Context: one part of a larger RNA
RNA sequence: UGUAUGAGACUUGCGAGGCGCUCUCCCCAGUACGAGAGGACCGGGAGGGACGCACCUCUGGUGGACCGGUUGUGGCGCCAGCCGCACCGCCGGGUAGCUAAGUGCGGACGGGAUAACCGCUGAACGCAUCUAAGCGGGAAACCCUCCUCAAAACCAGGUCUCGCCGAGAGCCGUGGCAGACCACCACGUCGAUAGGCCGGAGGUGGAAGCGGGGUAACCCGUGCAGCCAACCGGUACUAAUCGCUCGAUCGG
Numbered sequence: 001u002g003u004a005u006g007a008g009a010c011u012u013g014c015g016a017g018g019c020g021c022u023c024u025c026c027c028c029a030g031u032a033c034g035a036g037a038g039g040a041c042c043g044g045g046a047g048g049g050a051c052g053c054a055c056c057u058c059u060g061g062u063g064g065a066c067c068g069g070u071u072g073u074g075g076c077g078c079c080a081g082c083c084g085c086a087c088c089g090c091c092g093g094g095u096a097g098c099u100a101a102g103u104g105c106g107g108a109c110g111g112g113a114u115a116a117c118c119g120c121u122g123a124a125c126g127c128a129u130c131u132a133a134g135c136g137g138g139a140a141a142c143c144c145u146c147c148u149c150a151a152a153a154c155c156a157g158g159u160c161u162c163g164c165c166g167a168g169a170g171c172c173g174u175g176g177c178a179g180a181c182c183a184c185c186a187c188g189u190c191g192a193u194a195g196g197c198c199g200g201a202g203g204u205g206g207a208a209g210c211g212g213g214g215u216a217a218c219c220c221g222u223g224c225a226g227c228c229a230a231c232c233g234g235u236a237c238u239a240a241u242c243g244c245u246c247g248a249u250c251g252g
Stems, first nucleotide, its partner, number of pairs: 001152001005163007015149004021049007033038001051106005059100004066093005071086006110144003117137004164251001168246004172188005193239003196235005202228003209222005
């Protein structure tokens, strides 16, 4: 842009893509078979491997805006307490998110039509013959079944609702686990969209100050303290103000 009126939803599936793997053990059964050695079909069950998809409860990794310890040096007049720099100075942990080595799930089941092959009935050819007419069975292959996309499927499909008394959309703003931009999604006071604040979870691991003990390093108490990111809720305190634009001749 089109889909011969404009929208908002929901869909059908022409077609396309994905998946398709495999092992071991147990039961049947030491049975059938076999002189023995050995050792099944059929059917049922249980664990694996690799691969794929999703996820973060668990186990871990990362986590430079979280917490703690600590070295050197500089600064805040000094002590104390803090801050800067030194690879995040170094070290010990670690929320969310992202992750695998972690967790869950998948290949199937089933149906159709077949291959080799096995058959039934059966002539040509009085017999015979799976084939010539006809009818069965039979594979990880094929077509469905499962997952994803999908009406530019130009024969451009369908359903519902709304609008021309204007349905709807965009701009702008607050944001998002959405994202390169765009797009997408949520919200804009008729408001929990983000920030702040409050509570919780969770992480650090016992703050400062003061008191007590010790010559001191330091220890104890106040006190599972203090601090705390992205998490889960709540709350209009702050910012989403006010607004602007486009928009279909009832449609060849």
Molecule: large-subunit ribosomal RNA, domain VI
Organism: soil metagenome